The RNA shown here (Pistol ribozyme) has 72 nucleotides.
RNA sequence: AGUCGUCAUGGCGACUUUAAAUAGACAUUUAAGCCAUGAGCGUUACAUAAAUUUUAUUUUAUGUAGGUUGUU
Numbered sequence: 001a002g003u004c005g006u007c008a009u010g011g012c013g014a015c016u017u018u019a020a021a022u023a024g025a026c027a028u029u030u031a032a033g034c035c036a037u038g039a040g041c042g043u044u045a046c047a048u049a050a051a052u053u054u055u056a057u058u059u060u061a062u063g064u065a066g067g068u069u070g071u072u
Stems, first nucleotide, its partner, number of pairs: 001016005006039006025071003033041001044065008052056001
């Protein structure tokens, strides 16, 4: 300098061309991803539609609602 831990800024941390993680204060607390703020990508519930001889607690799209917990 670059890349990564969903995105932006900051923090914390890791790696060196790779994109993972035994790291990121602690803890089997959550479906909820490291943290803060904002977001609402992923994830959750409901509704509608479509797809699939996968007929299912299925997949996809849209809409509404909601957005781990405790300690420090």
Description
Its Rfam family is "Pistol ribozyme". The literature on the family includes a 2015 paper in Nat Chem Biol by Weinberg et al., "New classes of self-cleaving ribozymes revealed by comparative genomics analysis".